Record summary
Model confidence (mean pLDDT): 82 of 100. A computed fold for a 393-nucleotide part of an RNA from an activated sludge metagenome, annotated as large-subunit ribosomal RNA, domain III. RNAcentral holds the full RNA, with entries from SILVA.
Context: one part of a larger RNA
RNA sequence: GAGUAACGAUAAAGCGGGUGAGAAUCCCGCUCGCCGUAAGCCUAAGGUUUCCUGGGUAAAGGUCGUCUGCCCAGGGUUAGUCGGUCCCUAAGCCGAGGCCGAAAGGCGUAGGUGAUGGGAAACAGGUUAAUAUUCCUGUACCACCGAGCCGGCGUUUGAGUGAUGGGGGGACGCAGAAGGGUAGGCCAUCCGGGUGACGGAAGUCCCGGUAUAAGCCCGUAGGCGGAGGUUCCAGGCAAAUCCGGAGCCUUUUUAACGCCGAGAGGUGAUGUGGAGGGAGCAAUCCCGCAAACUGGUUGAUCCCAAGCUGCCAAGAAAAGCCUCUAGCGAGUUGGCCAGGUGACCGUACCGCAAACCGACACAGGUAGGCGAGGAGAGAAUCCUCAGGCGCGU
Repeated sequence: GAGUAACGAUAAAGCGGGUGAGAAUCCCGCUCGCCGUAAGCCUAAGGUUUCCUGGGUAAAGGUCGUCUGCCCAGGGUUAGUCGGUCCCUAAGCCGAGGCCGAAAGGCGUAGGUGAUGGGAAACAGGUUAAUAUUCCUGUACCACCGAGCCGGCGUUUGAGUGAUGGGGGGACGCAGAAGGGUAGGCCAUCCGGGUGACGGAAGUCCCGGUAUAAGCCCGUAGGCGGAGGUUCCAGGCAAAUCCGGAGCCUUUUUAACGCCGAGAGGUGAUGUGGAGGGAGCAAUCCCGCAAACUGGUUGAUCCCAAGCUGCCAAGAAAAGCCUCUAGCGAGUUGGCCAGGUGACCGUACCGCAAACCGACACAGGUAGGCGAGGAGAGAAUCCUCAGGCGCGU
């Protein structure tokens, strides 16, 4: 320089009350303003206690501060079903033998490893200051083990089991169209509450609610395949009753049968939730066992559906699973039905941000899901729900 610039989005504040030594800044209330495909909600990465409670105010906080993501102390993360672990494989990586290299080492078969992919099973409600598909209540489901009861078959005339082997399946591109549904929305109905101190409004008025999952039963709209029997076979590296190929017979070809399949309906639920009402200064508790708890319409980017149709550039693998035998083989298997086991790790909180990456409480950057109403083609845009904020002078 200068007590100057600046105090980090021009979304915005005002008043009253409380606390306190002290209040524009903390708490409560009313009013106002802003976002609302977000400036709301869930979640991955990353962070690693920042979460909750009590206490504190030296520093941090661009001012203040009684407040805080700050300081001190205490507390908090509960799982067979969510995710990991586990089984499986992709690219990649490692790599017994092997090949190459003067060495170091390089490549690579079998094999191993490796999710960003495939593989069993849970929903609704309640609860804490702080966790919840984890606790509690109710109703389920899966895998493995397994007592008992009833039945079948069998011990070389082989019951049963069953591959590290065969086959099926898993199993997949892009584009497009139509259909059937559901979530959600809206309206009505019904239920509960309100109804004007001042011109009008007891009504075709105002406000709120009218909810409910997995599972189980049923097997629909719709999609796919013709089905059964029998004989044969140099095929599937051995075998096969399985798969494949060929022949014949029967039946059929808008069918039957089989497989898949949303949703609806029933049950779950005499449950739960529920506007509201009552008690209390409040936290909170009680009632809602005499609130209603229905219908219509609209309608998804979600489901049926990796379906269907079309196209050319022709669109992972392996395991789980089903089946076939080889092998093993003396007891075994089916049904019903008790019971048991399910370890270990993550789980708080932030997560378009003041908690992550940017030296900062930084107008930057950050994968995925949900994302209401009116107008609208729309996730544009404007206004508004729920919810969250007014950006720390």